[in-house]
Molecule: Bacterial large signal recognition particle RNA
Organism: Oceanobacillus profundus
RNA sequence: CCGUGCUAGGUGGGGAGGUAGCGGUGCCCUGUACUCGCAAUCCGCUAUAGCGAGGCUGAAUUCCCACUCUAGGUGUGGCGAUUUUAUGGUCUGCCUUAAGGGAGUGGUGUUGACGCCCGGGUCCUACGCAACAGGAACCCAUGAACCCUGUCAGGUCCGGAAGGAAGCAGCAGUAAGUGGAAUUUUCUGUGUGCCGUGGGGAAGCCUAGGCCGAGCCAUGAACUUAAGUAACGCAUAGGGUCGUCACAUCGAAAGUGGGUGCACGG
Numbered sequence: 001c002c003g004u005g006c007u008a009g010g011u012g013g014g015g016a017g018g019u020a021g022c023g024g025u026g027c028c029c030u031g032u033a034c035u036c037g038c039a040a041u042c043c044g045c046u047a048u049a050g051c052g053a054g055g056c057u058g059a060a061u062u063c064c065c066a067c068u069c070u071a072g073g074u075g076u077g078g079c080g081a082u083u084u085u086a087u088g089g090u091c092u093g094c095c096u097u098a099a100g101g102g103a104g105u106g107g108u109g110u111u112g113a114c115g116c117c118c119g120g121g122u123c124c125u126a127c128g129c130a131a132c133a134g135g136a137a138c139c140c141a142u143g144a145a146c147c148c149u150g151u152c153a154g155g156u157c158c159g160g161a162a163g164g165a166a167g168c169a170g171c172a173g174u175a176a177g178u179g180g181a182a183u184u185u186u187c188u189g190u191g192u193g194c195c196g197u198g199g200g201g202a203a204g205c206c207u208a209g210g211c212c213g214a215g216c217c218a219u220g221a222a223c224u225u226a227a228g229u230a231a232c233g234c235a236u237a238g239g240g241u242c243g244u245c246a247c248a249u250c251g252a253a254a255g256u257g258g259g260u261g262c263a264c265g266g
Stems, first nucleotide, its partner, number of pairs: 001266006009057003012030004020046005034054005063259006072250017093232001095228006104219005115211003119207004123200006129193002131190007139180004148173004156165003
């Protein structure tokens, strides 16, 4: 130096978390690097730090150590963004209410606004008048077998006669009653009335007159002041998430360098 066969070792790794500590299961990063059983209300160990069983590879590009670089993770702090909690109305916007203010708009006004004076009506009341409703009187017609009147034929009665008496029917009139009609008279009544006289009359409506001479009515902005409101904005403090910067820490993969067995044969 070469060949053959063994053994140590290796057969993914890392971060956070968990743990007295170590590793695993689980989560995350890297990316492919055996199998079976156990395991978060945990499983197995003790600084020699998974346990038990099996397979493959095997002293070097593959195992071990150091350094460089670095995916990624974690912590602290600053800045920015976002989200959430609390507080704040005597700082502060928005908002609400009240007051001031009076731009603008609409209506109306020299055919006279606003204001002032004064009268009447509507309204109430007393009396009266009319109307309406009802009743009565009046007028006409009818209306009593007898118990209304007048006249009483016939007939009856008294009388010797003359004459007298009562009196039915009829006729005429009338009482009680019935019917009609329109004028007049009278009585009673009223949610009747462009009616009359007197008194009253707060407000509203309508209306007439006099004085004055330019606004009046409604709505109402900008703005100002006062009070209120913590929903939103804003301010302060705290928590969460994300981004970025700085520091610290762990660190896969990669790169460089170094180190590391045994036996036999040639």